[in-house]
Molecule: RNase P RNA; transfer RNA
Organism: Pseudomonadales bacterium
RNA sequence: AGAGUUGGCCGAACAGUCGCUGUUAUCGCAAGAUAGUGGAGGAAAGUCCGGGCUCCAUAGGGCAGGGUGCCAGGUAACCCCUGGGAGGCGCGAGCCUACGGCAAGUGCAACAGAAAGUAUACCGCCUGACUCGCAAGGGUUCGGUAAGGGUGAAAUGGUGUGGUAAGAGCGCACCGCGCGAGUGGCAACAUUUCGCGGCAAGGUAAACCCCACUCGGAGCAAGACCAAAUAGGGAUCCUAGUGCGGCCCGCAUCGGAUCCGGGUAGGUCGCUUGAGGCAAGCGGCGACGUCUGCCCCAGAUGAAUGACUGUUCACGACAAAACCCGGCUUACAGGCCAACUCUAACU
RNA sequence: GGGUGUUUAGCUCAGUUGGGAGAGCGACGGCCUUACAAGCCGUAGGUCGCAGGUUCGACCCCUGCAACACCCACCA
Numbered sequence: 001a002g003a004g005u006u007g008g009c010c011g012a013a014c015a016g017u018c019g020c021u022g023u024u025a026u027c028g029c030a031a032g033a034u035a036g037u038g039g040a041g042g043a044a045a046g047u048c049c050g051g052g053c054u055c056c057a058u059a060g061g062g063c064a065g066g067g068u069g070c071c072a073g074g075u076a077a078c079c080c081c082u083g084g085g086a087g088g089c090g091c092g093a094g095c096c097u098a099c100g101g102c103a104a105g106u107g108c109a110a111c112a113g114a115a116a117g118u119a120u121a122c123c124g125c126c127u128g129a130c131u132c133g134c135a136a137g138g139g140u141u142c143g144g145u146a147a148g149g150g151u152g153a154a155a156u157g158g159u160g161u162g163g164u165a166a167g168a169g170c171g172c173a174c175c176g177c178g179c180g181a182g183u184g185g186c187a188a189c190a191u192u193u194c195g196c197g198g199c200a201a202g203g204u205a206a207a208c209c210c211c212a213c214u215c216g217g218a219g220c221a222a223g224a225c226c227a228a229a230u231a232g233g234g235a236u237c238c239u240a241g242u243g244c245g246g247c248c249c250g251c252a253u254c255g256g257a258u259c260c261g262g263g264u265a266g267g268u269c270g271c272u273u274g275a276g277g278c279a280a281g282c283g284g285c286g287a288c289g290u291c292u293g294c295c296c297c298a299g300a301u302g303a304a305u306g307a308c309u310g311u312u313c314a315c316g317a318c319a320a321a322a323c324c325c326g327g328c329u330u331a332c333a334g335g336c337c338a339a340c341u342c343u344a345a346c347u
Numbered sequence: 348g349g350g351u352g353u354u355u356a357g358c359u360c361a362g363u364u365g366g367g368a369g370a371g372c373g374a375c376g377g378c379c380u381u382a383c384a385a386g387c388c389g390u391a392g393g394u395c396g397c398a399g400g401u402u403c404g405a406c407c408c409c410u411g412c413a414a415c416a417c418c419c420a421c422c423a
Base pairs, nucleotide, nucleotide: 001343002342003341004340005339006338007337008336009335010334012312013311014310015309016308017307018306020039021038022037023036024035025034026033027032041318045329046328048327049326050325051324052323053219054218055217056216060249061248062247063246065215066214067213068212069211070084071083072082073081074080085099086097087096088095089094100210101209105208106207107204108203122149123148124145125144126143128141129140130139131138132137157175158174159173160172161171162170176199177197178196179195180194181193182191183190184189223269224268225267226266233260234259235258236257237256238255241253242252243251262422263421264420276295277294278293279292281290282289283288313316348419349418350417351416352415353414354413357372358371359370360369366403374390375389376388377387378386396412397411398410399409400408
């Protein structure tokens, strides 16, 4: 210098004027006025997970169903995060993984192929018998075989050697695989340790299923209160109905569901002080925890956060709260910082 | 704001143990008719919304995105 990896941060700046909105103080009977002060994001998004909160039993038991799935930890909880293991990718820094079980059971594998699962034999190879031929050799047939060919995504471990009629874990050596013991590790797992087994256990569980753990339902349009208005009306259906949700039990309670019709479309609370933020210390490899100090940082309901002017620059991306948090995923012009890797050159 | 569903030919829709992409209408061509319609015969037309993954193999199973549609106020 070039190419990259990981983690983190910012995402126009400053000044002035006029607005919008929450709140505090003062004035005002009130409407409001004046002054001070706060006013979108890293994703506010998708609504994909988890929790708080609210109502329904203080959320209970069973079945069904769903979710998660290497190990250990973190957390309020998690399909999240951290550390580790195994497998894969990369020269490397590093990255990726739905990664329990098909040596429990059942199922599936089109076409091709002899055979797709307690394997089998089309071509081939080989002994014997019969037969043709002077011979070399050929043909038929009972068998043997799985080395070679061929089919397929996939065909019962690989290489060598012995062995054999030809072959074959049939024997042996090495490699691979499996099981047991020991050792290390909390564990997953590892093992250049020892012993055993010729190999039995092909693939698929994002197929049913089995095992372990786990999950009650609905959602702030939840829910509570005040006010206003009207026809507390009609039809159909249900009786063990409703709360309650796929079913049963259990608990509570006496009506309930659908459709048609009627009325109001106002206000208050929930509504932002919270698993909150910042800084330092301590414990931990880390996620994180703990302690001390400081801070209050949007809360609307047609729904605010904008417009104009001036100066500057690299000329500005994706996008805007709606009960609140922790995550994940997706979108994003450009810029900055730290650590590390590879290549080339120079010293 | 919250919840649910759908996406397959030009249109409306089927599609299950995962292995052939289909039907009706429409389009085009031929036959029939003096001509048109109807009828008969035939043909073309597909990124199964998009992108990944599992599997030998995906419209189908799983994950992420996109577009569209529907439902949800209170009182008696």